Predicted 3D model of a 350-nucleotide part of an RNA (small-subunit ribosomal RNA, central domain) from an uncultured delta proteobacterium. Its mean pLDDT, the model's own confidence on a scale to 100, is 89. Its Rfam family is "Bacterial small subunit ribosomal RNA".
Context: one part of a larger RNA
RNA sequence: CUGGGCGUAAAGCGCGUGUAGGCGGCCCGGCAGGUCGGAUGUGAAAGCCCUCGGCUCAACCGAGGAAGUGCAUCUGAUACCACCGGGCUAGAGUACGGGAGAGGGAAGUGGAAUUCCCAGUGUAGAGGUGAAAUUCGUAGAGAUUGGGAGGAACACCAGUGGCGAAAGCGACUUCCUGGACCGAUACUGACGCUGAGACGCGAAAGCGUGGGGAGCAAACAGGAUUAGAUACCCUGGUAGUCCACGCUGUAAACGAUGGGCACUAGGUGUUGUGGGUAUUGACCCCUGCAGUGCCGAAGCUAACGCAUUAAGUGCCCCGCCUGGGAAGUACGGCCGCAAGGUUAAAACUC
Numbered sequence: 001c002u003g004g005g006c007g008u009a010a011a012g013c014g015c016g017u018g019u020a021g022g023c024g025g026c027c028c029g030g031c032a033g034g035u036c037g038g039a040u041g042u043g044a045a046a047g048c049c050c051u052c053g054g055c056u057c058a059a060c061c062g063a064g065g066a067a068g069u070g071c072a073u074c075u076g077a078u079a080c081c082a083c084c085g086g087g088c089u090a091g092a093g094u095a096c097g098g099g100a101g102a103g104g105g106a107a108g109u110g111g112a113a114u115u116c117c118c119a120g121u122g123u124a125g126a127g128g129u130g131a132a133a134u135u136c137g138u139a140g141a142g143a144u145u146g147g148g149a150g151g152a153a154c155a156c157c158a159g160u161g162g163c164g165a166a167a168g169c170g171a172c173u174u175c176c177u178g179g180a181c182c183g184a185u186a187c188u189g190a191c192g193c194u195g196a197g198a199c200g201c202g203a204a205a206g207c208g209u210g211g212g213g214a215g216c217a218a219a220c221a222g223g224a225u226u227a228g229a230u231a232c233c234c235u236g237g238u239a240g241u242c243c244a245c246g247c248u249g250u251a252a253a254c255g256a257u258g259g260g261c262a263c264u265a266g267g268u269g270u271u272g273u274g275g276g277u278a279u280u281g282a283c284c285c286c287u288g289c290a291g292u293g294c295c296g297a298a299g300c301u302a303a304c305g306c307a308u309u310a311a312g313u314g315c316c317c318c319g320c321c322u323g324g325g326a327a328g329u330a331c332g333g334c335c336g337c338a339a340g341g342u343u344a345a346a347a348c349u350c
């Protein structure tokens, strides 16, 4: 390589849009490139195989035959694939009606709380811990009342609830905007699936410029603890956390499970939306579609477990794995302001 694999043993790209490519529904006609059959030619010798023969046998050698999966030409077949023409509606999509949603962006508004400032009341403590101390306080703290400032986050509702491709999204109002779902008809007529490259999105931390800074808090300082304590605990506290614009492009980016289609027992909850039944009261009960959980048949699995949301049964496309360490490192390339990212070895060793 072939093969076998990828939830947890090595292995699913963090996620999407989509180029090339690969793959692709039903019917009719055409063609005969692929495909299949026949014939002819060719397929050197030696070798392999068969028969016979020569060295006393064999190895070895000689003669004859067969075979030679291949190629070319001619000719035939037309199911399938391709191509050409025509048609269809079950895939896919569009129009219409309907409601659900923390989906995205922008602007504005609100209340609770923390902190700080001002003023009143008031007096000796407050704070913190396992216990303390550092710390704050007679220059009036903590407590309490009133007023003000500012930043960040949105208690209850809240739910194995919802939405989003993932990252992720949670106060309220308005504006702009994406997707999905349900229902009934009409329309387009395979317009589909996947997707190497490419492009875009991408938590936190980090970086650049400018703002902002309440709380929290790497670093740092001090107090404790301890044999020590560059920690855990405490008092402080700067980057940062927040905003705008730009960069970075990583993660246990996890369901550790790529996407699509089809098929294969059920039971029970829940979300959205239909139909029936029932009452006219939201309900109950039966049933459909789409999501989201739990439990389980067959089957699968090394086991754990998975089980119509498959890890079952099949098909299509992509990505990835191939003993451990060295190493996700070195070198080189590409990207980045940097930090670093990405691609990615070997010697050596077990």
Stems, first nucleotide, its partner, number of pairs: 003322004007304002012318001014201004021194003025088006033081002035077008049065006091191001092188004096183003103177007110154001115149007125136002162169002206247006215241002220236004258317006266295011299306002323350003332343004